This is a predicted structure of a 79-nucleotide RNA (c-di-GMP-I riboswitch aptamer) from Sulfurovum sp. The prediction has a mean pLDDT of 77.
RNA sequence: AAUCGAUUGUGCCACCCUUGCUGUGAGGCAAGUGUACGGAAAGCCACGGGACUCGAUGAGAGUUAGCCGGGUUGCUUGA
Numbered sequence: 001a002a003u004c005g006a007u008u009g010u011g012c013c014a015c016c017c018u019u020g021c022u023g024u025g026a027g028g029c030a031a032g033u034g035u036a037c038g039g040a041a042a043g044c045c046a047c048g049g050g051a052c053u054c055g056a057u058g059a060g061a062g063u064u065a066g067c068c069g070g071g072u073u074g075c076u077u078g079a
Base pairs, nucleotide, nucleotide: 003079004078005077006076012039013038016034017032018031019030020029021028022027037066043072044071045070047069048068049067050064051063052062053061054060
């Protein structure tokens, strides 16, 4: 360095709740001396499938990376 495996934490993320801003909407962002459903890539990328929204049931345009797959980067540790 590569490959395969493992998952400890006074560290990291944050389901949900509250408030504010934003979007027609699905949703997004910020704060919380609220909280802890969960996560070992729950970091990043809408490439494939799924789900959802707007639209008229169409065309089309979007959301979701905490639905799955894929791509890519990465902490600790064993062989």